A computed fold for a 75-nucleotide RNA from a Gemmatimonadaceae bacterium, annotated as transfer RNA.

RNA sequence: GCCACAGUAGCUCAGGGGUAGAGCACCCGAUUCGUAAUCGGGCGGUCGUGAGUUCAAAUCUCACCUGUGGCUCCA
Numbered sequence: 001g002c003c004a005c006a007g008u009a010g011c012u013c014a015g016g017g018g019u020a021g022a023g024c025a026c027c028c029g030a031u032u033c034g035u036a037a038u039c040g041g042g043c044g045g046u047c048g049u050g051a052g053u054u055c056a057a058a059u060c061u062c063a064c065c066u067g068u069g070g071c072u073c074c075a
Stems, first nucleotide, its partner, number of pairs: 001071007010024004018055001026042005048064005
C1' cells in the first nucleotide's frame, strides 16, 4: 500500500429504514440477625467522524479515523 471484518450504555453484545435494547456493573428497595446470593425498580447513549439520499438514517451510499485478521513490497 491492497483486501475483509468490526466500531451502539462503564464492560460484553443484539438490533440493520418508522419510539435505541439485553445481560453484567452502578444506585435504591424487598428478603436476612448481618453479609453474599436471589427478587423488584431506577440511572446511564453526539449508535466512531463528516457529508449525501430519504417524509424519516444506528440502519442505505461516499470519504475519513481507529482496531483486528490476511496479502504484498522495501529495509

The prediction has a mean pLDDT of 83.
Rfam family: tRNA. Rfam classes the family as a transfer RNA. Rfam links the family to the GO term triplet codon-amino acid adaptor activity.
The sequence was found in a public genome assembly.
The source organism's lineage runs through Bacteria, Pseudomonadati, Gemmatimonadia, Gemmatimonadales and Gemmatimonadaceae.